Context: one part of a larger RNA
RNA sequence: GAUGAACGCUGGCGGCGUGCCUAACACAUGCAAGUCGAACGGAGUUACGAUGAAACUUAUUGAUUCGAAACUUAAUGGCGGACGGGUGAGUAACGCGUGGAUAACCUGCCUUACACUGGGGGAUAACACUUACAAAUAGGUGCUAAUACCGCACAAGCGCACAGAGCCGCAUGGCUCAUUGUGAAAAACUUCGGUGGUGUAAGAUGGAUCCUCGUCUGAUUAUCUGGUUGGCGGGGUAGAAGCCCACCAAGGCGACCAUCAAUAACCAGCCUGAGAGGGUGAACGGACACAUUGGGACUGAUACACGGCCCAGACUCCUACGGGAGGCAUGAGUGGGGAAUAUUGCACAGUGGGGGAAACCCUGAUACAGCAACGCCGCGUGAGUGAAUAAGUCAUUCGUGAUGUAAAGCUCUAUCAUCAGGGAAGAAAAUGACGGUACCUGAGUAAGAAGCCCCGGCUAACUACGUGCCAACAGCCGCGGUAAUACGUAGGGGGCAAGCGUUAUCC
Repeated sequence: GAUGAACGCUGGCGGCGUGCCUAACACAUGCAAGUCGAACGGAGUUACGAUGAAACUUAUUGAUUCGAAACUUAAUGGCGGACGGGUGAGUAACGCGUGGAUAACCUGCCUUACACUGGGGGAUAACACUUACAAAUAGGUGCUAAUACCGCACAAGCGCACAGAGCCGCAUGGCUCAUUGUGAAAAACUUCGGUGGUGUAAGAUGGAUCCUCGUCUGAUUAUCUGGUUGGCGGGGUAGAAGCCCACCAAGGCGACCAUCAAUAACCAGCCUGAGAGGGUGAACGGACACAUUGGGACUGAUACACGGCCCAGACUCCUACGGGAGGCAUGAGUGGGGAAUAUUGCACAGUGGGGGAAACCCUGAUACAGCAACGCCGCGUGAGUGAAUAAGUCAUUCGUGAUGUAAAGCUCUAUCAUCAGGGAAGAAAAUGACGGUACCUGAGUAAGAAGCCCCGGCUAACUACGUGCCAACAGCCGCGGUAAUACGUAGGGGGCAAGCGUUAUCC
């Protein structure tokens, strides 16, 4: 000098930040991912038109059925739940950083260009009836729709197979052209404006893999290795590869520190320092890993998926004992641990994200508010005048000196706080959580607002009393045994100041 700090004493205001460093311990409660009726068949509600059973007092009440409309929505279907948010357990590794490679790769939504969007089929949920069951749920029969599912057609272009020509390169090879065979597409909705669907090529974006170099400690860890190292053939993948498998060879790493053990997430940065360096990795940003522990795949453009599925383990809960349910390292909040770390808040107004043609819906992302002197910054706690200097207190050589222009008194001012009035920008037509906030104006009283540490030397600042190697102090030297500037108290002084000291850690 610094800190995500804590502790002690003290504490007026504002702005901007920051706030479980410990138990990746266990979690009550509600919230954090939905949306689309312009994909689809139903169901419900509302009012309307037509129909008109039955009753009849002939004024009507109006069952039923049909039509068209608006709204709502459980299911099927689509897109999104792989983003956003959290944590740092694991990991000493191509994990990260850095610079390259991909002639070894993928890429939904978006943009551009070109070519299409023809004609059929069979189901199934919902629903109805029903069976089992404590529940969770599971089953049967029957009906029905689609942009759900499955064939067929066409094929500019595309894939595959067999050979060919030209051009090029960086080894494998790449690109273009032409022939033959063969294979694979599509879906409709509409308010008639559009919105979609399929194929190919390119772009953009996002990812994947490989490589050079760098990345802590220990030799009281010296050898380690059997898919191990390489080849050939196959499988597999979006893709290169022992990634996996069969066979063959016997290799591969290592004092330039392998292996083993211990510790640790990495970086931009941050702290310190003149720098070199040392320390560190909270907040913010980038990439990584994880989601109760371990394993696994499914779906999908993308996951081996925090609020998806399956299996196993531990734990918790429900149970009719047969069987089931759950996962806060999302945001609040609880218990526990701890020196220690906040509200079960308001809003989608802005920005951004998902869905939708849109209206809009959702969004604990975000924007705000609350709590905490935890940090930084700013402001205030008054200003002027006022005695050779009141009182009190302390000291005293008893003369006086100090506190001290300090107070009082007099004259002013109103920053902050208070009260009242006005009152935003942030929002493009409308729409403001913040918020009657910021800010402006006025009123009115010096009132409501100062402490903490130190005073032997280092180190700015001294006297008195008490104590008597006691009680104590102390960062180091040391101080205290009867005049202690070093302990305790008082007066005075010094330093910093809404803080001041102490402790811890780093330079």
Small-subunit ribosomal RNA, 5' domain from an uncultured bacterium, 507 nucleotides, folded computationally. The full RNA is in RNAcentral, with records from ENA, Greengenes and SILVA.